SAM riboswitch aptamer (S box leader) from Salinibacter altiplanensis, 116 nucleotides, folded computationally. Its Rfam family is "SAM riboswitch aptamer (S box leader)". From the family's description: The SAM riboswitch is found upstream of a number of genes which code for proteins involved in methionine or cysteine biosynthesis in Gram-positive bacteria. Model confidence (mean pLDDT): 77 of 100.
C1' cells in the first nucleotide's frame, strides 16, 4: 500500500512548551478554539484487540479452536460535545415542492487481529 474479520454503547486529564487554527479529506451546515487551537514533552488515567493466566466444551492426551471468567508487569490504542450532521440507496410521516423530519442499510473513516 492493498485485502480479510471484529469493534465503533461505554470509558478515562492535569501540567509544561507553543501560537492560531480544530472537529481524517472534498462540499455544505453545525460546533469547539485568546477563559489558548492543531503539533511536541512530562505525569496520569481509560478501555480489553493481541498476547498471558484459570474453568468448561469440541477430541483419549498435546497441539489446536471455542464460550466464559481474571489481571493489567509485556504489544498496540484511546483520553473527544460526537465516527458531530448531511452527501448514495430503501421505508414512512409531514409539506407540497425537490424540501423537512424519523428509522435501516451502503460507503468512507478510526482502532486491533491477520493476510500479501
Nucleotide at each position: 500500500c492493498a485485502u480479510u474479520c471484529a469493534u465503533c454503547c461505554a470509558g478515562a486529564a492535569g501540567g509544561g512548551u507553543g501560537a492560531a487554527g480544530g472537529g481524517a479529506g472534498c462540499a455544505g451546515g453545525c460546533c469547539c478554539g485568546a477563559u489558548g487551537a492543531a503539533g511536541c514533552c512530562c505525569u496520569g488515567g481509560c478501555a480489553a484487540c493481541c498476547g498471558c493466566c484459570g474453568u468448561c466444551g469440541g477430541c483419549a492426551c498435546c497441539c489446536c479452536c471455542g464460550a466464559c471468567g481474571g489481571a493489567a508487569a509485556g504489544g498496540u490504542g484511546c483520553c473527544c460535545c460526537a465516527u458531530c450532521c448531511u452527501g448514495c440507496c430503501u421505508c414512512g410521516a409531514c409539506c407540497g415542492c425537490u424540501g423537512u423530519c424519523g428509522a435501516g442499510g451502503a460507503a468512507a473513516g478510526a482502532u486491533g487481529a491477520g493476510u500479501g